The prediction has a mean pLDDT of 77. Predicted 3D model of a 93-nucleotide RNA (THF (Tetrahydrofolate) riboswitch aptamer) from uncultured Ruminococcus sp. Of the family's consensus pairs, 81% are formed in the model. It matches the Rfam family "THF (Tetrahydrofolate) riboswitch aptamer". For this family Rfam cites "The structure of a tetrahydrofolate-sensing riboswitch reveals two ligand binding sites in a single aptamer" (Trausch et al., Structure, 2011).

[in-house]
RNA sequence: CAGAGUAGAGACCGAUGCGUCAAGUGUUUCGCGAACGGGGAGUUGUCGCGGAAACGAAAGGGAAACCUGCGGUAUCGUUCUCGCAUCCCGCUG
Numbered sequence: 001c002a003g004a005g006u007a008g009a010g011a012c013c014g015a016u017g018c019g020u021c022a023a024g025u026g027u028u029u030c031g032c033g034a035a036c037g038g039g040g041a042g043u044u045g046u047c048g049c050g051g052a053a054a055c056g057a058a059a060g061g062g063a064a065a066c067c068u069g070c071g072g073u074a075u076c077g078u079u080c081u082c083g084c085a086u087c088c089c090g091c092u093g
Base pairs, nucleotide, nucleotide: 001093002092003091008082009081010080011079013077014076015075016074017073018071019070020069027053028052029051030050031049032048033047034046038089039088040087041086059068060067061066
């Protein structure tokens, strides 16, 4: 000098659900907590939970079961992309 490797994040697709009687998602704010390459430290960053506030939606068919849609919807899985906030040390060449 170059490189590897984490948690995690995102996208496509698939499966199974939830909502469509509006929860969820997203935004702001308050409180609490967690995690952050192999080791140490660690934020004003990230994530989770709870409270509050503002905003806010796509329904159609069917006798019904349900079907087709819709939702910045939930979980899981495949593939791909990004990726230690930062500091010190370490590993490979």